[in-house]
Context: one part of a larger RNA
Molecule: small-subunit ribosomal RNA, 5' domain
Organism: uncultured Kineothrix sp.
RNA sequence: GGAUGAACGCUGGCGGCGUGCCUAACACAUGCAAGUCGAACGGGUGUACGGGGAGGAAGGCUUCGGCCGGAAAACCCGUGCAUGAGUGGCGGACGGGUGAGUAACGCGUGGGCAACCUGGCCUGUACAGGGGGAUAACACUUAGAAAUAGGUGCUAAUACCGCAUAACGGGGGAAGCCGCAUGGCUUUUCCCUGAAAACUCCGGUGGUACAGGAUGGGCCCGCGUCUGAUUAGCCAGUUGGCAGGGUAACGGCCUACCAAAGCGACGAUCAGUAGCCGGCCUGAGAGGGUGGACGGCCACAUUGGGACUGAGACACGGCCCAAACUCCUACGGGAGGCAGCAGUGGGGAAUAUUGCACAAUGGGGGGAACCCUGAUGCAGCGACGCCGCGUGGGUGAAGAAGUAUUUCGGUAUGUAAAGCCCUGUCAGCAGGGAAGAAGAAUGACGGUACCUGACCAAGAAGCACCGGCUAAAUACGUGCCAGCAGCCGCGGUAAUACGUAUGGUGCAAGCGUUAUCC
Numbered sequence: 001g002g003a004u005g006a007a008c009g010c011u012g013g014c015g016g017c018g019u020g021c022c023u024a025a026c027a028c029a030u031g032c033a034a035g036u037c038g039a040a041c042g043g044g045u046g047u048a049c050g051g052g053g054a055g056g057a058a059g060g061c062u063u064c065g066g067c068c069g070g071a072a073a074a075c076c077c078g079u080g081c082a083u084g085a086g087u088g089g090c091g092g093a094c095g096g097g098u099g100a101g102u103a104a105c106g107c108g109u110g111g112g113c114a115a116c117c118u119g120g121c122c123u124g125u126a127c128a129g130g131g132g133g134a135u136a137a138c139a140c141u142u143a144g145a146a147a148u149a150g151g152u153g154c155u156a157a158u159a160c161c162g163c164a165u166a167a168c169g170g171g172g173g174a175a176g177c178c179g180c181a182u183g184g185c186u187u188u189u190c191c192c193u194g195a196a197a198a199c200u201c202c203g204g205u206g207g208u209a210c211a212g213g214a215u216g217g218g219c220c221c222g223c224g225u226c227u228g229a230u231u232a233g234c235c236a237g238u239u240g241g242c243a244g245g246g247u248a249a250c251g252g253c254c255u256a257c258c259a260a261a262g263c264g265a266c267g268a269u270c271a272g273u274a275g276c277c278g279g280c281c282u283g284a285g286a287g288g289g290u291g292g293a294c295g296g297c298c299a300c301a302u303u304g305g306g307a308c309u310g311a312g313a314c315a316c317g318g319c320c321c322a323a324a325c326u327c328c329u330a331c332g333g334g335a336g337g338c339a340g341c342a343g344u345g346g347g348g349a350a351u352a353u354u355g356c357a358c359a360a361u362g363g364g365g366g367g368a369a370c371c372c373u374g375a376u377g378c379a380g381c382g383a384c385g386c387c388g389c390g391u392g393g394g395u396g397a398a399g400a401a402g403u404a405u406u407u408c409g410g411u412a413u414g415u416a417a418a419g420c421c422c423u424g425u426c427a428g429c430a431g432g433g434a435a436g437a438a439g440a441a442u443g444a445c446g447g448u449a450c451c452u453g454a455c456c457a458a459g460a461a462g463c464a465c466c467g468g469c470u471a472a473a474u475a476c477g478u479g480c481c482a483g484c485a486g487c488c489g490c491g492g493u494a495a496u497a498c499g500u501a502u503g504g505u506g507c508a509a510g511c512g513u514u515a516u517c518c
Base pairs, nucleotide, nucleotide: 001518002517003516004515006514007513008512009511010510013389014388015387016386017385018384019382020381021347026345027344028343030342031341032340035090036089037088040087041086044083045082046081047080048079049078050077051076052075059068060067061066097300098299099298106225107224108223109222110221111220112219113218116217117216121213122212123211124210125209126208127207129163131161132160138153139152140151141150142149143148170191171190172189173188174187175186176185177184178183198205199204226272227271228270233263234262238260239259240258241257243255244254245253275297276296277295278294279290280289281288282287302323303322304321305320306319325336326335327334328333353379355378356377357376361375362373363372364371365370392422393421394420395419402413403412404411405410426459429453430452431451432450436445462507463506464505465504466503467488468487469486473502474501475500476499477498483490484489
């Protein structure tokens, strides 16, 4: 000198774009953050309409005996709309947060899989025949304070289960071709196993099997990846083999048996520290430092462990167990997990609103309308950073007054002010008023940006420094005191170094200080 997710002191006009718990991965009140589909299914409720059936009111006539008239409620069926719960499907494995752990194939880079999987999407081929038994909801009921659990009975499906059919699936045999070792591909034959689901507004949307693609993942390997030797030896599933199990898949991944190997001064093991990278800061570069925001990967979700479901999890807002903590309780037993968005307490030098909207982009569900979306788009707060603008311009010597100083003559402040002539940025007032919506409708932002008009110099300057380094000096006060200080150092009666004033220098809505890196 540059830089910062900064903080502190003094000061503070406006706008744009960014950015904002670095500490306690501390504890969390409250609200929201993942739902959706009635074009899979059966009920319930409400409402409107239609039909059936039942009913007999108001009213009218009356010879008072009755007659005509036909409403509403209740019941059954059907249709439309809305809605709570349930069965079922898809999605809750994405998106969002955090960096505790991890020195590791975690990450980066380059390869390999002849050792693998892949829902939804795209392409192609073929198929969808015929049956069955349940179960929630519901009704009744039992236990319980509740959470919830149980019993009996009824019912539907694209829920579940057989049967049939099928191979381009699996296993065995044969032939051909090829490679990179294990082997791979193609053809043929035999045997075995083994699929499906309907809905519809008739346009479609779905279902099953197989093959290919795309996408996303899984595994393996070479190289690279902090410090300490005041850590020198480490390791028993350890190293390898064989057999088996397990997995989508290779593998001590696991098990039994056999052998005794394997790693290490080219730093094993142990200990400490740390998420990694693209990048960012600095530097002429080499390098050094760093990993906040944004993007990629990884890990985690109160702590520890476990599996279930599923194409995908060993799952932040799923389940089970244990532990700590908090809450409810009728004391028998239960409920919870903000490292999602806001917000609270605490810690701290220190870090924001319990905001608006799904209008856009994107995501989930749905045929669609649409619903959901604290992702996202915006707004609010903070000079936290960068950038831009303003706080006026011209003229004006009687060099006014005031202030400071003085050798008392003057000098400085200083064209500075006043005065005169202008302008009108920004803020304020008034009128108009978007783009962002491709596509009929739809704009949170927002009456915002922007445009126009009138008015008025008005509402808008501070901070640090002035001994040398280092741009900028005098006076007074103080008297080794009070104090200053980055280094040298200054202060003990004439201090350009302390404090104040005047003047000056530098930067400027900032200026200094502190911390850290180069």